[in-house]
RNA sequence: CAGGUUGGUCGGGUGAUCGCGGUCUCGCGUGAGCGAGGUCGAGGAAAGUCCGCACUCCACAGGGCACGGCGCCGGGGAAACCCCGGGAUGGAGUGAUCUAUCGGUAGGGCCACAGAAACAUACAGCCGCGCAAGCGGUGAUGGUGAAAAGGUGGUGCAAGAGACCACCGGCGUUCACAGCAAUGUGAACGGCCAGGCAACCCCCGCCGGGAGCAAGGUCAAGCAGAGACAACGGAGUGGCCCGCUCCUUUUUGUCUCGGGUAGACUGCAUAGAUAGAUGAUCGCCAAAGCGAGUCGGCAGGGACGAAGUCCUUGUGAUGUAAACCUGUGCGACACGCUUUACAGAAUGCGGCUUAUAGAUCAACCUGAGGU
Numbered sequence: 001c002a003g004g005u006u007g008g009u010c011g012g013g014u015g016a017u018c019g020c021g022g023u024c025u026c027g028c029g030u031g032a033g034c035g036a037g038g039u040c041g042a043g044g045a046a047a048g049u050c051c052g053c054a055c056u057c058c059a060c061a062g063g064g065c066a067c068g069g070c071g072c073c074g075g076g077g078a079a080a081c082c083c084c085g086g087g088a089u090g091g092a093g094u095g096a097u098c099u100a101u102c103g104g105u106a107g108g109g110c111c112a113c114a115g116a117a118a119c120a121u122a123c124a125g126c127c128g129c130g131c132a133a134g135c136g137g138u139g140a141u142g143g144u145g146a147a148a149a150g151g152u153g154g155u156g157c158a159a160g161a162g163a164c165c166a167c168c169g170g171c172g173u174u175c176a177c178a179g180c181a182a183u184g185u186g187a188a189c190g191g192c193c194a195g196g197c198a199a200c201c202c203c204c205g206c207c208g209g210g211a212g213c214a215a216g217g218u219c220a221a222g223c224a225g226a227g228a229c230a231a232c233g234g235a236g237u238g239g240c241c242c243g244c245u246c247c248u249u250u251u252u253g254u255c256u257c258g259g260g261u262a263g264a265c266u267g268c269a270u271a272g273a274u275a276g277a278u279g280a281u282c283g284c285c286a287a288a289g290c291g292a293g294u295c296g297g298c299a300g301g302g303a304c305g306a307a308g309u310c311c312u313u314g315u316g317a318u319g320u321a322a323a324c325c326u327g328u329g330c331g332a333c334a335c336g337c338u339u340u341a342c343a344g345a346a347u348g349c350g351g352c353u354u355a356u357a358g359a360u361c362a363a364c365c366u367g368a369g370g371u
Stems, first nucleotide, its partner, number of pairs: 001367010012285007020041009043342001047353002050351005055212004067208005072086005087102006103203002107201002109197003123142002125138005150168006169193002171190008216266004225257007233247005286340006293333004297328005308318003311314001
């Protein structure tokens, strides 16, 4: 210098003009409201609504069953399908690094097709017996399959085989050491070597009631209901009218009451809400892209070889430039044009995931060159 890995940060700035929403003050207006001024006004993800919680209402004596979620170790955290660090087993990369998985040595179930057999079995082959049919032995050989009996060599045997032996690999038990632990390293012993799936049932441990701000709370038109009173009406008293007394399910009016719809307020926040304000134009600056230009670098031509050097002095050998031409964003400078991502709060908070032009910081890796 180029390319890359990991983890952070920022994600346009500023001025003018015009405009939008909340709120405060002042003025005007009977009022709805209007005007002026001040002040506040999106994000790292406000997004997806995946996980957890606050908050609210409903349900709930206690216990059990069922169902669901989570599951290596340590630490953090209110909690979490959360974060940090570590471990084991695989995969990718030269590497920095990235990435998948993670309780279970009880019991059961399953393992398509093929194959004799998918976990206890002999199809072919081999060996023994037998006239033969067949029976017995055999995982050494073949064939099937994603997966079939640890590997190599030997001993052995009728043929074979961990049947036995040496070494290697795996597993288990015990011990020692390191570590808080998961776990690792080493030693000794045991022929233990018959696999996979727990995102199949199951077992173990821990956790889990439901619905969600359209939760919920307060106030409360109209309509309906209940009650009281009055009027109307009816009955009694009375010869009749008024009056008085009683009744009134049914008509009208007034008042009261409880629940409560529309609606309003609240829940609700140093933006806030209402289907939803937070913007637009221009100037300057910043960044990126494109265009053409100048200078430089690089490559090719110039160069079938100037000069220089060497000698066997030649149509020799060796050998490097420059002007100039062409190409090339590789670098710098100034100019013009274009662009400035993803996106848009709606109860709040903690996470995760996804989108994101460009800029920038730190550590590390790989390659090339220089000192």
The RNA shown here (Bacterial RNase P class A) has 371 nucleotides and comes from a Chloroflexota bacterium. The source organism's lineage runs through Bacteria, Bacillati and Chloroflexota. A source record names the gene rnpB. It matches the Rfam family "Bacterial RNase P class A". By type it is a ribozyme. Gene Ontology terms of the family: tRNA processing, ribonuclease P activity and dimeric ribonuclease P complex. The prediction has a mean pLDDT of 77.